[in-house]
RNA sequence: UGAAGGCGAGGUGAUGGGCUCCACCUUCAACCGCCUCUUUGGCUAAUGAUCCCUACCCCAUA
Numbered sequence: 001u002g003a004a005g006g007c008g009a010g011g012u013g014a015u016g017g018g019c020u021c022c023a024c025c026u027u028c029a030a031c032c033g034c035c036u037c038u039u040u041g042g043c044u045a046a047u048g049a050u051c052c053c054u055a056c057c058c059c060a061u062a
Base pairs, nucleotide, nucleotide: 009026010025011024012023013022016053017052018051020049021048033043034042035041
C1' cells in the first nucleotide's frame, strides 16, 4: 500500500413524516411499480411489515 474477513456506522426497500421490527447494500452497491395492441392507453398503493400522523380518493352520519 492492496486484498479478504469481522466490528461499528451509514444507506436502500415505486410519491411525505414518526416508533418498532425485518430484509438488502458498502458507493461500478442495495434501489428506481404493474398491464397492454408498446402508436398509445389503463391500473394498485403514501407501508418491506404493524401502528399513528399528513396529503389524496370513496361511502355514511352529525